[in-house]
Context: one part of a larger RNA
RNA sequence: UCUAAUUUAGGGAAUUCGGCAAAUUGGCCCCGUACCUUCGGUAUAAGGGGUCCCUGCGUUUGUAAACAUAUGUUUGCGAUCGCAAGGCUCAGUCACAAAGAGGGUCCGACUGUUUAACAAAAACUUAACUGAGUGCUAAGCUGCAAAGCCUUGUAUACUCAGUGACAUCUGCCCAGUGCCUGUACUUUAAACUUCUAUUCAAGGGAGCUAAGAGCAGGUAAACGGCGGGGGUAACUAUAACUCUCUUAAGGUAACGUAAUACCUUGUCGUUUGAUUGACGACUUGCAUGAAUGGUGUAACGAGAUCUCUCCUGUCCCCAAUUAGAAUCCUC
Numbered sequence: 001u002c003u004a005a006u007u008u009a010g011g012g013a014a015u016u017c018g019g020c021a022a023a024u025u026g027g028c029c030c031c032g033u034a035c036c037u038u039c040g041g042u043a044u045a046a047g048g049g050g051u052c053c054c055u056g057c058g059u060u061u062g063u064a065a066a067c068a069u070a071u072g073u074u075u076g077c078g079a080u081c082g083c084a085a086g087g088c089u090c091a092g093u094c095a096c097a098a099a100g101a102g103g104g105u106c107c108g109a110c111u112g113u114u115u116a117a118c119a120a121a122a123a124c125u126u127a128a129c130u131g132a133g134u135g136c137u138a139a140g141c142u143g144c145a146a147a148g149c150c151u152u153g154u155a156u157a158c159u160c161a162g163u164g165a166c167a168u169c170u171g172c173c174c175a176g177u178g179c180c181u182g183u184a185c186u187u188u189a190a191a192c193u194u195c196u197a198u199u200c201a202a203g204g205g206a207g208c209u210a211a212g213a214g215c216a217g218g219u220a221a222a223c224g225g226c227g228g229g230g231g232u233a234a235c236u237a238u239a240a241c242u243c244u245c246u247u248a249a250g251g252u253a254a255c256g257u258a259a260u261a262c263c264u265u266g267u268c269g270u271u272u273g274a275u276u277g278a279c280g281a282c283u284u285g286c287a288u289g290a291a292u293g294g295u296g297u298a299a300c301g302a303g304a305u306c307u308c309u310c311c312u313g314u315c316c317c318c319a320a321u322u323a324g325a326a327u328c329c330u331c
Stems, first nucleotide, its partner, number of pairs: 001325007010316002014314001019311001027051005036041001038165001052087002055084004060079008088092001100309001102307005107301002112124002128163007140149003166296004171226003176223002178219005185214003192207005227245005254288001255285001266282006
């Protein structure tokens, strides 16, 4: 000096990206318990008190005996619960074991799963919702095939895809790209029919025709998309109103400086002595937005973030002790 531990007066997060680490709390019994809530929870909420030994008295009770005779009383040996007085220690769950607590916000409903060996999460899954396919020799999947799975199941079933509890909702667009349906008509290959040059073959022409394409519809919880300019109200500002270009339709409800906001440390309020933080509002949203789900939400979370209380060697500011290791000197 390092490693692993223990203890530090006063202060108590001043440390630090950040209370990281450590400390605090802790079991059982009794009392007591808010907001919120899907009425189940939240909840061990929070916050208090007790806990050892001895003695006395009492409760409930096992067993045995005696006395009585209905169940009882007394006594012995136990078990259990309670009250009181006393005793000792700094300290009574004396060791071990054993939650620190509260309040905001974001995300994901939850339990569960995951990158064996840098990521456990807001990612995956999930119940639930929706769409599509499928009538069984089904659709889907594996296989060249035989065959097999689904299934010894049968639409309350199976397969595929999206969203992701619950509550409340889920707006407009079918022009593009897909998918589905239709089609008297148009286009269209080979084969086939027919004509034909030619000695024969190859060849040339015409007709017929499937899917497909064209054409006509449908479909967005299919892939996706959801405007610009000018003017206008008795101060100003703004524009319910109006003109115009233009689109398939021009973003509805809700939310909004957001896990999304460039400008941005937006503006206001609360929190602080001081805040690029947090929370609540406003909101002209560079570039939110409705199952690529929108917005809320009790419970839950080794999730992200802010704050308060307790607590502490994180720090002010170090020090000491214990057990090891390395270095140095000697061997």